This is a predicted structure of a 693-nucleotide part of an RNA (large-subunit ribosomal RNA, domain II) from an uncultured bacterium.

Context: one part of a larger RNA
RNA sequence: ACCUGCGAGUUACGAUGUGAAGCGAGGUUAAGGCAUAGAAGUGCCGGAGCCGCAGGGAAACCGAGUCUGAACAGGGCGAUAGUUUCAUGUCGUAGACGCGAAGCCGAGUGAUCUACUUAUGGCCAGGUUGAAGCUGCAGUAACAUGCAGUGGAGGACCGAACCCUAGUGUGUUAAAAAAUACAGGGAUGAGCUGUGAGUCGGAGUGAAAGGCUAAACAAACUCGGAGAUAGCUCGUUUUCACCGAAAUAGCUUUAGGGCUAGCCUCACAUAGAUGUAGCGGAGGUAAAGCACUGAAUGGGCUAGGGCCUGUCACAAGGUACCAAACCCAAUCAAACUAAGAAUGCUGCUAUAUAACGUGUGGGAGUCAGACUACGGGGGAUAAGCUCCGUGGUCGAGAGGGGAAGAGCCCAGACCGUUGACUAAGGUCCCGAAAUCAUGCUCAGUGGAAAAGGAAGUGCGUUGGCACAGACAGCCAGGAGGUUGGCUUAGAAGCAGCCAUUCCUUCAAAGAGUGCGUAAUAGCUCACUGGUCGAGUCGGCGUGCGCUGACAAUGUAACGGGGCUAAGCAUGAUACCGAAGUCACGGAUCCCGUUAAUCGCUUGCGAUUAACGGGGUGGUAGGUGAACGUUCCCGAUGGCGUCGAAGGUGGCGGUGUAAACCCUGCUGGAGUCAAGGGAAGUGAGGAUGCAGGU
Numbered sequence: 001a002c003c004u005g006c007g008a009g010u011u012a013c014g015a016u017g018u019g020a021a022g023c024g025a026g027g028u029u030a031a032g033g034c035a036u037a038g039a040a041g042u043g044c045c046g047g048a049g050c051c052g053c054a055g056g057g058a059a060a061c062c063g064a065g066u067c068u069g070a071a072c073a074g075g076g077c078g079a080u081a082g083u084u085u086c087a088u089g090u091c092g093u094a095g096a097c098g099c100g101a102a103g104c105c106g107a108g109u110g111a112u113c114u115a116c117u118u119a120u121g122g123c124c125a126g127g128u129u130g131a132a133g134c135u136g137c138a139g140u141a142a143c144a145u146g147c148a149g150u151g152g153a154g155g156a157c158c159g160a161a162c163c164c165u166a167g168u169g170u171g172u173u174a175a176a177a178a179a180u181a182c183a184g185g186g187a188u189g190a191g192c193u194g195u196g197a198g199u200c201g202g203a204g205u206g207a208a209a210g211g212c213u214a215a216a217c218a219a220a221c222u223c224g225g226a227g228a229u230a231g232c233u234c235g236u237u238u239u240c241a242c243c244g245a246a247a248u249a250g251c252u253u254u255a256g257g258g259c260u261a262g263c264c265u266c267a268c269a270u271a272g273a274u275g276u277a278g279c280g281g282a283g284g285u286a287a288a289g290c291a292c293u294g295a296a297u298g299g300g301c302u303a304g305g306g307c308c309u310g311u312c313a314c315a316a317g318g319u320a321c322c323a324a325a326c327c328c329a330a331u332c333a334a335a336c337u338a339a340g341a342a343u344g345c346u347g348c349u350a351u352a353u354a355a356c357g358u359g360u361g362g363g364a365g366u367c368a369g370a371c372u373a374c375g376g377g378g379g380a381u382a383a384g385c386u387c388c389g390u391g392g393u394c395g396a397g398a399g400g401g402g403a404a405g406a407g408c409c410c411a412g413a414c415c416g417u418u419g420a421c422u423a424a425g426g427u428c429c430c431g432a433a434a435u436c437a438u439g440c441u442c443a444g445u446g447g448a449a450a451a452g453g454a455a456g457u458g459c460g461u462u463g464g465c466a467c468a469g470a471c472a473g474c475c476a477g478g479a480g481g482u483u484g485g486c487u488u489a490g491a492a493g494c495a496g497c498c499a500u501u502c503c504u505u506c507a508a509a510g511a512g513u514g515c516g517u518a519a520u521a522g523c524u525c526a527c528u529g530g531u532c533g534a535g536u537c538g539g540c541g542u543g544c545g546c547u548g549a550c551a552a553u554g555u556a557a558c559g560g561g562g563c564u565a566a567g568c569a570u571g572a573u574a575c576c577g578a579a580g581u582c583a584c585g586g587a588u589c590c591c592g593u594u595a596a597u598c599g600c601u602u603g604c605g606a607u608u609a610a611c612g613g614g615g616u617g618g619u620a621g622g623u624g625a626a627c628g629u630u631c632c633c634g635a636u637g638g639c640g641u642c643g644a645a646g647g648u649g650g651c652g653g654u655g656u657a658a659a660c661c662c663u664g665c666u667g668g669a670g671u672c673a674a675g676g677g678a679a680g681u682g683a684g685g686a687u688g689c690a691g692g693u
Stems, first nucleotide, its partner, number of pairs: 001693006011094013026051003032045005055062002065077004097235002100232001104225006115199009124189001126158003129154001133150006162186003167182004201217001203213003238626006248261005262366002264363007273353009288337002293333003297329004302323001304322002306319004369394010399410003414586004419582003425576003428561003434573001436571005446563001452547002456544010473531005479504003484498003510525001514523002587616014627682001629679005637672003646666005652661003
């Protein structure tokens, strides 16, 4: 891992609903007893008790009323249907759907491992160093002291056995549930070790690491309390039909749990509900506005202040400074509003609707929501961010599109059909369907991006100049007062400063646009004439492009091929395209009509059939109807050795399904219908349990 078997809402008592049955102002027996062949069962007794038949009040008490109250008012609570049994939904108490802790407590078992202690034994190759003491000699007044020898001390040195393990490699389904290889530490000591003994569970022992106490210790192990508890995780077994949520509010030692409400379902009752239209009502949002509250710019006017002048001082004067109030112009606001929508909310009437509402009661689930559009708060007008509001979708929704893709676009799947029409989106090929029209784009823009930049190009509009000759080019002129004045070494159009920068000649020519010189000079421009001969130079708006443009495995920013349209804009007509819609056939549920039958309360209910209309996606969840398994009644029966159950096959049949019937082979002795009853009643999941492979 697979196969087979086992494996989870049960039972008792009580409560409260529902259904059925009995009796009914009553209903009912419990223990127990009697009868029966009997201890099972059944029948009959047994009225103790329980529920109901009257309530209200704290009570006295009164009573279909009573309490409050001064009240005969008002208000509160009341004013005739129950009860017993069975079945079933749910709740409570019990282990209470199943498995699962870590732990807590009690009683015991452990020191053959290991920690420490204790008694008694054992072990430590070889080598090195050479303390004290002693002897001799020297030395001293005597000691001291020195030298030589002897001696053999030491938690001394080197290093086997023995003990240990700081490092690295291997091993890591190991040779090994802790080893091995290399290297390393101790090795006469606080040494190592044998045997016997002692100390233990909140206790021991510990040169102390929370270490060790039998491969596991921040409290051992075994059994018991015990099915501890688990607001947690996982699992929870046949089918079909009808409806179908929530991820919110309030409270919570509450936040991944609860309770009540909201939203779902079922039953009964009731008569509203929703959309649209018309006519009314309340309102202070959007936009707007500046009268209010504030903010805020420029100007005017003008208190106050600053600065300056002035004076012995006061006064007075000036002001390109700051500035209240006021005036003009132009603005801003969630906590501003004189004024003010659209929607939404709400009342009445009409109309449409099958489905929708409301009340009472039984049963729930939900309390982590997600994205998207719009209105906002937080954040950075960040987030696949966060918190609200109003819709949508997903959740619980399949199908088509979007290359792929819960939340986007289209569209809501009862079943069948090798029929048809469409939606979104598409129609060159992959790949179903158009190689349409008129323009635009040349960038593969399309098929990623901003400020900014640019004689890209299309369209629109506007201004100047122009055959009395424009724009560009070429030829020529571009002068005089004057070197303007000042400054300066110099300043002559051209360092700098000043100036209403003037005047003259002229076709035109600046007290000068640049280059240049030390300063002049020189070149040039403005301006003018000629030549040439038709448009030229700007501004604004707008369509499509260009640039700006840099990322990590490999093109990789159209799904691909490829495309100059097969790109973009506008327009037209076709077609393709879904589980949408239509067509044909079928199933089921609901409503309506009709008919039949039955029941009676005689106008209703039930069942069946036909016809018409509508519905039938679905998680949690509610409700309904069924299939199958074991046992019992049916059964002193049916089937069965002329072959039961079981096994394995059938292109045999029936049913929407769970399943059932028939039948071949196998098997070898039991099995079973209609209709009922009772449950150890359905397996793929629980890192499920056991066995097998």